RNA sequence: UGGGGUUCCGGCGAUGGGGCCCGCCUGGAACCGCCCGCCUUGGGCUGAUGGCUUCUGAUGAUGA
Numbered sequence: 001u002g003g004g005g006u007u008c009c010g011g012c013g014a015u016g017g018g019g020c021c022c023g024c025c026u027g028g029a030a031c032c033g034c035c036c037g038c039c040u041u042g043g044g045c046u047g048a049u050g051g052c053u054u055c056u057g058a059u060g061a062u063g064a
Stems, first nucleotide, its partner, number of pairs: 010025004016055006033045004
């Protein structure tokens, strides 16, 4: 200096926070949603979660 493995720290899982759990990555990394089209970037769709739960924001309905 290069390559491989393991552990710790750390980072990440399409829009915010907390708790628990799961998974991925090792820095040229993980990750950065889907469909259609005239693809020169126009049109449409789901979701605040990776999963569970809760808070907050947004939206709808009902009651006081």

Background: Fluoride riboswitch aptamer (crcB RNA motif) from an Actinomycetota bacterium, 64 nucleotides, folded computationally. Lineage of the source: Bacteria > Bacillati > Actinomycetota. The sequence was found by an Rfam model in a public genome assembly.